Model confidence (mean pLDDT): 84 of 100. Predicted 3D model of a 533-nucleotide part of an RNA (large-subunit ribosomal RNA, domain I) from Aestuariivivens marinum. Rfam family: Bacterial large subunit ribosomal RNA. NCBI's taxonomy places the organism under Bacteria, Pseudomonadati, Bacteroidota, Flavobacteriales, Aestuariivivens.

[in-house]
Context: one part of a larger RNA
RNA sequence: GGCGUAUGGGGGAUGCCUAGGCUCUCAGAGGCGAAGAAGGACGUGAUAAGCUGCGAAAAGCCGCGGGGAUCGGCACACACGAAUUGAUCCGCGGAUGUCCGAAUGGGGCAACCCAGUGCAGUGAAGCUGCAUUAUUCCGUAAGGGAGGCGAACCCGGGGAACUGAAACAUCUAAGUACCCGGAGGAAGAGAAAACAAAAGUGAUUCCGUUAGUAGUGGCGAGCGAACGCGGAUUAGCCCAAACCGGUGUUGUUAAGGCAAUACCGGGGUUGUAGGACUGCGAUAUUCGAGUUGGGAUGAACCGGAACUGUUUGGAAAGACAGACCACAGGGGGUGAUAGUCCCGUAUGGGCAAAGACCAAUAAGAUAGCAGUAUCCUGAGUAGCGCGGGGCACGUGGAACCCUGUGUGAAUCUGCCGGGACCAUCCGGUAAGGCUAAAUACUCCUGAGAGACCGAUAGUGAACCAGUACCGUGAGGGAAAGGUGAAAAGAACCCUGAAUAAGGGAGUGAAAGAGAACCUGAAACCAUACGCCU
Numbered sequence: 001g002g003c004g005u006a007u008g009g010g011g012g013a014u015g016c017c018u019a020g021g022c023u024c025u026c027a028g029a030g031g032c033g034a035a036g037a038a039g040g041a042c043g044u045g046a047u048a049a050g051c052u053g054c055g056a057a058a059a060g061c062c063g064c065g066g067g068g069a070u071c072g073g074c075a076c077a078c079a080c081g082a083a084u085u086g087a088u089c090c091g092c093g094g095a096u097g098u099c100c101g102a103a104u105g106g107g108g109c110a111a112c113c114c115a116g117u118g119c120a121g122u123g124a125a126g127c128u129g130c131a132u133u134a135u136u137c138c139g140u141a142a143g144g145g146a147g148g149c150g151a152a153c154c155c156g157g158g159g160a161a162c163u164g165a166a167a168c169a170u171c172u173a174a175g176u177a178c179c180c181g182g183a184g185g186a187a188g189a190g191a192a193a194a195c196a197a198a199a200g201u202g203a204u205u206c207c208g209u210u211a212g213u214a215g216u217g218g219c220g221a222g223c224g225a226a227c228g229c230g231g232a233u234u235a236g237c238c239c240a241a242a243c244c245g246g247u248g249u250u251g252u253u254a255a256g257g258c259a260a261u262a263c264c265g266g267g268g269u270u271g272u273a274g275g276a277c278u279g280c281g282a283u284a285u286u287c288g289a290g291u292u293g294g295g296a297u298g299a300a301c302c303g304g305a306a307c308u309g310u311u312u313g314g315a316a317a318g319a320c321a322g323a324c325c326a327c328a329g330g331g332g333g334u335g336a337u338a339g340u341c342c343c344g345u346a347u348g349g350g351c352a353a354a355g356a357c358c359a360a361u362a363a364g365a366u367a368g369c370a371g372u373a374u375c376c377u378g379a380g381u382a383g384c385g386c387g388g389g390g391c392a393c394g395u396g397g398a399a400c401c402c403u404g405u406g407u408g409a410a411u412c413u414g415c416c417g418g419g420a421c422c423a424u425c426c427g428g429u430a431a432g433g434c435u436a437a438a439u440a441c442u443c444c445u446g447a448g449a450g451a452c453c454g455a456u457a458g459u460g461a462a463c464c465a466g467u468a469c470c471g472u473g474a475g476g477g478a479a480a481g482g483u484g485a486a487a488a489g490a491a492c493c494c495u496g497a498a499u500a501a502g503g504g505a506g507u508g509a510a511a512g513a514g515a516a517c518c519u520g521a522a523a524c525c526a527u528a529c530g531c532c533u
Stems, first nucleotide, its partner, number of pairs: 001532009015518001016482002020453002022450007029442002031149002039100003042055003050074002061094006070082003105114003115133007135146004153184001154182005164171001168218001194201002205232005215223002236434003239378001243266010271412001273377004277371004286365002290361005297354001301349003307322005323340002325329001331343003383407008393419001414429005469476002489517001492504004
């Protein structure tokens, strides 16, 4: 020096565990905010650094309900207190709520500085206290609204590149990412100027299929429908106009009126055209805001069945033996594995606020027949030219939809569409508006589930984590769980400089569980012994 064995040190793998995550399901909720939010700063405790709670009324105040013996949060100690005259605690409702922050009296380097006006302390100056004073929109005014925040989902306005095409420019990626605006619990769409094809369907949305089809495409890479069929869910309506009436203003007048215009009320709403208008007839049918009554459900919380013995053990819930309950054998805890020990569970009660739904009442809304002369039926619109965009469709034979620019109709004997265009035929009735459900999502609440993870995993974060730390900044971003059933957390003694460390003693089932604490692998280090060199 090597190898081996043994015993330790070191280290923190492994096993077991879970207080935290992950993914879903079913319900709920889908917003908060000038009545000052989200988020913070600073305070607040007998002692108080942090977290939590709270706000100068400050780990809290008041009322009602529950509850029934302890309590003064995490937090384990001492002191001092509270509580059966019912505290702590739980539920519901209320009060208070500094300063910053949309931040809103003005300013400002957020949590600070400085004002005006009114009232009060005061009679005055000054100071202090309380209230009030931003902008913008609507409104004559009084007064009211908006603003900011929030995870995704939704609509709109803008809108890339990497990449693919094995290069690259049309194309693709993709109307994606990202930016901006807006809304709701959903949004958007939506009651045919729709499809279809000689037969028919009958608003929209979503799913399956049609179908990777028809197409489109430097016919490359790629992109990619619809009709039809099967389902989910179903719901239809209101204006404008004609006509009638009213009010205001203006013009005019032969002073009665007439005309124009603005607004309001009635009327009316469609394609088998309908309505106005004229005539006839009638008060039917259906719906229904609001109000009243009932009312399932509904908080804390309450009741809630049934087990003993022997044995092993530190401990019984284990084993053995014999019982019992079950609308309860879900789950958790208890010194090991408990239906019958504890909390619970099934179930029943409790019933404040709220309240689906039901009934009554009821403002109000809602219909017919015939005639067809006249009137009405959405205009800088439809269409067309040019330039673009959207449609699966890249300009193509390119219909259809949108429109920057120019032009510019018809009025029911009208107009639009059916993929250039024309005719026939068929379908529809544009240029106003509203509309539940089926669909999308989950920051959040409750209950539950998992051939999901189990501390290098699972969230970045099981632990005081978006922390420590890094960066001028945008931003980046950790490590770190486990004594024991119970602190019973080691009185006392000894060694020692010692409040280090250790040895006794004691506790405990165990201390080789001693706080650097369950188990305690390997690397690495050491000691002893054996063998080899």